Predicted 3D model of a 1489-nucleotide RNA (small-subunit ribosomal RNA) from Nocardiopsaceae bacterium GXUN10.
RNA sequence: AGAGUUUGAUCCUGGCUCAGGACGAACGCUGGCGGCGUGCUUAACACAUGCAAGUCGAGCGGUAAGGCCCUUCGGGGUACACGAGCGGCGAACGGGUGAGUAACACGUGAGCAACCUGCCCCUGACUCUGGGAUAAGCGGUGGAAACGCCGUCUAAUACCGGAUACGACCUUCCGCCUCAUGGUGGAGGGUGGAAAGUUUUUUCGGUCAGGGAUGGGCUCGCGGCCUAUCAGCUUGUUGGUGGGGUAACGGCCUACCAAGGCGAUUACGGGUAGCCGGCCUGAGAGGGCGACCGGCCACACUGGGACUGAGACACGGCCCAGACUCCUGCGGGAGGCAGCAGUGGGGAAUAUUGCGCAAUGGGCGAAAGCCUGACGCAGCGACGCCGCGUGGGGGAUGACGGCCUUCGGGUUGUAAACCUCUUUUACCACCAACGCAGGCUCCGGGUUCUCUCGGGGUUGACGGUAGGUGGGGAAUAAGGACCGGCUAACUACGUGCCAGCAGCCGCGGUAAUACGUAGGGUCCAAGCGUUAAUCGGAAUUACUGGGCGUAAAGCGUGCGCAGGCGGUUGUGCAAGACCGAUGUGAAAUCCCCGAGCUUAACUUGGGAAUUGCAUUGGUGACUGCACGGCUAGAGUGUGUCAGAGGGGGGUAGAAUUCCACGUGUAGCAGUGAAAUGCGUAGAGAUGUGGAGGAAUACCGAUGGCGAAGGCAGCCCCCUGGGAUAACACUGACGCUCAUGCACGAAAGCGUGGGGAGCAAACAGGAUUAGAUACCCUGGUAGUCCACGCCCUAAACGAUGUCAACUAGUUGUUGGGGAUUCAUUUCCUUAGUAACGUAGCUAACGCGUGAAGUUGACCGCCUGGGGAGUACGGUCGCAAGAUUAAAACUCAAAGGAAUUGACGGGGACCCGCACAAGCGGUGGAUGAUGUGGAUUAAUUCGAUGCAACGCGAAAAACCUUACCUACCCUUGACAUGCCACUAACGAAGCAGAGAUGCAUUAGGUGCUCGAAAGAGAAAGUGGACACAGGUGCUGCAUGGCUGUCGUCAGCUCGUGUCGUGAGAUGUUGGGUUAAGUCCCGCAACGAGCGCAACCCUUGUCUCUAGUUGCUACGAAAGGGCACUCUAGAGAGACUGCCGGUGACAAACCGGAGGAAGGUGGGGACGACGUCAAGUCAUCAUGCCCCUUAUGUCUUGGGCUGCAAACAUGCUACAAUGGCCGGUACAAUGGGCGUGCGAUACCGUAAGGUGGAGCGAAUCCCUUAAAGCCGGUCUCAGUUCGGAUUGGGGUCUGCAACUCGACCCCAUGAAGGUGGAGUCGCUAGUAAUCGCGGAUCAGCAACGCCGCGGUGAAUACGUUCCCGGGCCUUGUACACACCGCCCGUCACGUCAUGAAAGUCGGCAACACCCGAAACUUGCGGCCUAACCCUUCGGGGAGGGAGUGAGUGAAGGUGGGGCUGGCGAUUGGGACGAAGUCGUAACAAGGUAGCC
Repeated sequence: AGAGUUUGAUCCUGGCUCAGGACGAACGCUGGCGGCGUGCUUAACACAUGCAAGUCGAGCGGUAAGGCCCUUCGGGGUACACGAGCGGCGAACGGGUGAGUAACACGUGAGCAACCUGCCCCUGACUCUGGGAUAAGCGGUGGAAACGCCGUCUAAUACCGGAUACGACCUUCCGCCUCAUGGUGGAGGGUGGAAAGUUUUUUCGGUCAGGGAUGGGCUCGCGGCCUAUCAGCUUGUUGGUGGGGUAACGGCCUACCAAGGCGAUUACGGGUAGCCGGCCUGAGAGGGCGACCGGCCACACUGGGACUGAGACACGGCCCAGACUCCUGCGGGAGGCAGCAGUGGGGAAUAUUGCGCAAUGGGCGAAAGCCUGACGCAGCGACGCCGCGUGGGGGAUGACGGCCUUCGGGUUGUAAACCUCUUUUACCACCAACGCAGGCUCCGGGUUCUCUCGGGGUUGACGGUAGGUGGGGAAUAAGGACCGGCUAACUACGUGCCAGCAGCCGCGGUAAUACGUAGGGUCCAAGCGUUAAUCGGAAUUACUGGGCGUAAAGCGUGCGCAGGCGGUUGUGCAAGACCGAUGUGAAAUCCCCGAGCUUAACUUGGGAAUUGCAUUGGUGACUGCACGGCUAGAGUGUGUCAGAGGGGGGUAGAAUUCCACGUGUAGCAGUGAAAUGCGUAGAGAUGUGGAGGAAUACCGAUGGCGAAGGCAGCCCCCUGGGAUAACACUGACGCUCAUGCACGAAAGCGUGGGGAGCAAACAGGAUUAGAUACCCUGGUAGUCCACGCCCUAAACGAUGUCAACUAGUUGUUGGGGAUUCAUUUCCUUAGUAACGUAGCUAACGCGUGAAGUUGACCGCCUGGGGAGUACGGUCGCAAGAUUAAAACUCAAAGGAAUUGACGGGGACCCGCACAAGCGGUGGAUGAUGUGGAUUAAUUCGAUGCAACGCGAAAAACCUUACCUACCCUUGACAUGCCACUAACGAAGCAGAGAUGCAUUAGGUGCUCGAAAGAGAAAGUGGACACAGGUGCUGCAUGGCUGUCGUCAGCUCGUGUCGUGAGAUGUUGGGUUAAGUCCCGCAACGAGCGCAACCCUUGUCUCUAGUUGCUACGAAAGGGCACUCUAGAGAGACUGCCGGUGACAAACCGGAGGAAGGUGGGGACGACGUCAAGUCAUCAUGCCCCUUAUGUCUUGGGCUGCAAACAUGCUACAAUGGCCGGUACAAUGGGCGUGCGAUACCGUAAGGUGGAGCGAAUCCCUUAAAGCCGGUCUCAGUUCGGAUUGGGGUCUGCAACUCGACCCCAUGAAGGUGGAGUCGCUAGUAAUCGCGGAUCAGCAACGCCGCGGUGAAUACGUUCCCGGGCCUUGUACACACCGCCCGUCACGUCAUGAAAGUCGGCAACACCCGAAACUUGCGGCCUAACCCUUCGGGGAGGGAGUGAGUGAAGGUGGGGCUGGCGAUUGGGACGAAGUCGUAACAAGGUAGCC
């Protein structure tokens, strides 16, 4: 520091996701040790049990228990000690929790002249004199208990009176201080007000006053959450006066008076929340959090209340109410773990009912000491951080095993084994701490005391722990996640869109590096992963640090209050700002330098930092404030000018429609074509006259005006704004603008008019599968006017307003100036357009009228959908507008540009593509192939063009792969091993055959060797490796092939342009069959294609002539001119001429020539497309079968047939059929069981026979159409030949299923073929025959070749099909067989409405009213003080009772909010549902608002 993900690819925008850190965590797997930390985040839920606050006899009366002493055993004493009690101090600290609280609660900084402060310290003074009670105790008594009641005795540092007192209050006088209220000192007078003792002494106490320290109380400034779908809140409310109350100010409380106070700088309400130091993260700014530690606050079962006290409205106190729990003798009582442990419950989840006061700290005490779940320690938990270990060295045959394999090997891997060394940790044994420099106590010394010195004793929970030493022995100790990319790390098997994975993209449908397992590897390591939440990355809320033409985003427009910002100059001030100083910013934390634990974590010393606040001194540039000037901003005045600027009134002509009348007759109107409609009751047309409404042709224009919406005949009235010229004046008066106000197209609404044309709705006619549309005929609201609403538009320049600056060119509108002979030219200013530099932009584009460079202010945006929707509020008559979410869901949605593809877009061009022609096909019969159906099987493949007379250039058996039946199992075939035998080979029986059985006749081979024997080949038998498979997958493949298409295209290098994908080149102007060539050009070249080179054919020359030819000839023979054969050459190149053309390429015409513009034909097929075809030609991976899916055999099937399709044959006849005669080819084939002549036989197929020929010699081999002559005469025929009967021939082991051919007989359909569709442009179509492959024969009419005869037509490119190039649009890229919208149906999910129903919260009104406080009081009771006549009375107090306030509770109507809810609305998602075709191309009616 970035990465993945939208696309075919690109750039951008933009979201989602990941890598990092961190945690009071939890879960999964695993787990050796130690140190230091840390551990109920949930139910502020309920709690059993124990402990957590006591202490003092040196305050008191005393003596229940215990120790000691005595004892007469009854008891007594104690300078031991102490239960209970009175009294003092403490219990308000310490410890817990975070419910409440949005607040002076907290933080920070100030203030109190408005306050208090026990214990502690300092100073001064005092501590005099009296009195009456009471608990305990004793006696009695009630109650279950808790707890009381009565009588009686008694003490105090308990309580009370008096004296004195420098304090308090009132008052008089004098002085000083403060910002103010005011404070303070001194003097005089008056009023009421203190004390406690203990002790031998000393001490220790007590009281008053002053001061300090500490702790607290109160007040104020500033700071820190969300929400406006909470905008108004408030009656003790705001202030005053009097009074009360408090330690103290204060509406804190009360009576009266006034009517204030707060709020857009966010009051009031709602939600959430303890605050901070700090912690986590981050470069920082920020963001999140507030566990542990520390500071503050609040709370203590819930609510209320006071008492005591220095301090509480009190966690382990009291009273009351409520809920809950417990005890009870039912009358009544008791309780409060959010102290430490612990229990139940909740929960994903959080520990021991431990030890000790040894240390630190606290309470009491004179002290010893006691108490202390504070604290110190230990226990449990990998919860976190840190440290250590699980061994080190050597060791190759690179062992075994595992895994993979190309079978060679590789890897695990020096890893192990083995040898050697060490002993941290753990275990065992022994020694053994620091924490104790202290405390306590005893003795001795010093010292006036206080205190101090020396010595002895005693004191440790942790703990026999840390640590040390020794012992033995590698001994006690490794896992987790991951391995497709991001992201380090790959193979095999299993599975087969299943099981599963997944953070995102995405894997899995038979070869998964993505699932599961294994081997291997990678990363961490006593841990590793996952999950939750948080910061980062995210510049994705942008202060640092983003944007708004088209991606989300400029309010429809203006005016304008508050607010923000503001020209120039001078003076003053010093609020902001800047510099310095002071105080504070607690400690801990972070950082730096050190120190201590073996190190580290951890602990600790010092420093720095704490960016803040306050005070104070200074500066005066800038902002601000005050005052005074200026004129450049802004405005006013004067003149001139243009204009559909606005409002009102009037008026004009053209046109449409209607009405009346005239002329006139059959149609008019409308459309793609029609129909509805109008018209013989007279339309339309035409003429005249009239009515009425609306809109203003031409001028008219990227012309004008206006803020925008918008504004158009002409004239008049009223009125706003702008521009310009030159001066004069005011003197910053300015810019922007939340809320607000005004205007605001069309449609719509209300009331009243008006209504010609047009025209939603509606009706009819068409179109259509349908047509609630597009088209047509009608037609109502509306459109028009007046008044009032509505307030929205793609209200757009998709571009807020204002100001300044930054190249130009051209056009145009208005004004001004200069100039010219000119209506000419130039300058300037305000608009309005087109291009364009710099610059900007993702690109497109913008470009002085900015989207450039800056400034001011406002508005708006933050992924897509849900949704501009719901709810709530406001506005509206309504329609609706405005403000405006969430749940849920997706990983994209989007912008610009690129390359393709496509278009019922455009331009150009080509092709038997159409057209022009010729002949077919589609109709018939039969043939062949296919689908289908059938079958035991009808083997398999090929399926639009580009399958269908295709694989198959020959299915009777074989072929043959299929079916039935019978057999074989190392096999029909190959290699290797062993044994035997040469191989070979005839005959018998059974069987359908394969095969089986029984026997043998013959035969003895080749090489080496003297022989024995060995070997080779072949056969038989055996065991195992293996053979075999036309079994699957052509979507795992190679090879081959088809197709676009013989179309003219497809690319590359370098350069250039572009951020890039890409472009350029290859486009353009011509031309060509051609990306063929020329010219031009930021391109220059090149490659694969085209063409040419190859074969064949057409002409000629030369060479060579046998079997060929032949002028000689009957032949033989001769010859090689010709034909021909087969070799070599020549020839054609737009070469020549003319024209056109850019002087080019080229085209047109011509000459010559056998041939003329690639002469004809063939082979040859670019980059690629179709997962095209083929695993059944062959080869091949994987999978499958192995007494069978292999192999052999028999028979059958592949030929079976209702109807369908494809391709060819024959026909339907006279351009013909039949009969007779007669002429002319070429290509080919032929010993293999071949081709087979002459001759003979048969009507014929054919047979007999065998000359010639291994073929330019012989044979197949008579070519046919043609020509000549005859006959038939338009008919189902002398056409046509299917079908059937009979008889034959040939091939073959065999023609039944199932061959071909011949003869005789039979003589079907068919009379030229609907819609449609095919081939062909010249030696072509058409027509005629001939040959060959396969082959025993043949279903061949097929296929491949050969020659004979031999046409017609092409105006042309509008249209159909296919293709090429350019361009355009695109929401397509699997590329239009694309994409995609909405209703309906089904399922799931969240959500709105809803009669209602059940809660919660905070208030309000009324009722009731506990404790308590304040207050009143007849009667009653009453030790201290006062008076007294001693009877009593008073003051005060108590119980009781009244009043006020008052918690909980009750009743009531409202507010806010939540749950459920029949039914219902839309939304999202879902596999291949239904209906249509809305959008994307001109999307077939341009689309959209």
Rfam family: Bacterial small subunit ribosomal RNA.